[in-house]
RNA sequence: GGGGCUAUAGCUCAGUUGGUUAGAGCGCAGCACUGAUAAUGCUGAGGUCACUGGUUCAAGUCCAGUUAGCCCCA
Numbered sequence: 001g002g003g004g005c006u007a008u009a010g011c012u013c014a015g016u017u018g019g020u021u022a023g024a025g026c027g028c029a030g031c032a033c034u035g036a037u038a039a040u041g042c043u044g045a046g047g048u049c050a051c052u053g054g055u056u057c058a059a060g061u062c063c064a065g066u067u068a069g070c071c072c073c074a
Base pairs, nucleotide, nucleotide: 001073002072003071004070005069006068007067010026011025012024013023019057028044029043030042031041032040050066051065052064053063054062
């Protein structure tokens, strides 16, 4: 220098053919349970879907660029 993949909650990851409100497990907070913990159950908080633009009635999802990480070629 060229090509490819990835980016969604604090962490690890789903998210169907673009469709109304974005989810799970773990973690965190509260409550129940216990003599008290742990475990378990219930409830809740937590999101710029990396960033900027574009297409569309509608974008986490499609397109272009940028950034970061990883891989391959030279």